[in-house]
A computed fold for a 67-nucleotide RNA from uncultured Sulfurovum sp., annotated as c-di-GMP-I-GGC riboswitch aptamer. The prediction has a mean pLDDT of 82. NCBI's taxonomy places the organism under Bacteria, Pseudomonadati, Campylobacterota, Campylobacterales, Sulfurovum. The model forms 94% of the base pairs in the Rfam consensus. The sequence is in RNAcentral, with records from MGnify.

């Protein structure tokens, strides 16, 4: 680097949970090669913005484990 096997799943729909951001199940495939995990740091997003709570790892950045 080719090839072959396969591994993950974006918008978006549909159920269901949340005030919400947004998750989870299926469906689907926009792409990744850690798009497996971990909210530690910044970022950017809800809120009942209290003394603050929560998303977001498929924003970056770091830590970890695999191939």
């Nucleotide at each position: 680097a080719a090839a072959a096997a396969g591994c993950c799943a974006a918008a978006c729909c549909u159920c269901c949970c949340g005030u919400a951001a947004g998750a989870g199940a299926g469906g689907g495939g926009c792409g990744g090669a850690a798009a497996g995990c971990c909210a530690c740091g910044g970022g950017u997003c809800u809120u009942c913005c209290u003394u603050a709570a929560g998303a977001u790892a498929g924003c970056c950045g770091g830590g970890u484990u695999g191939c």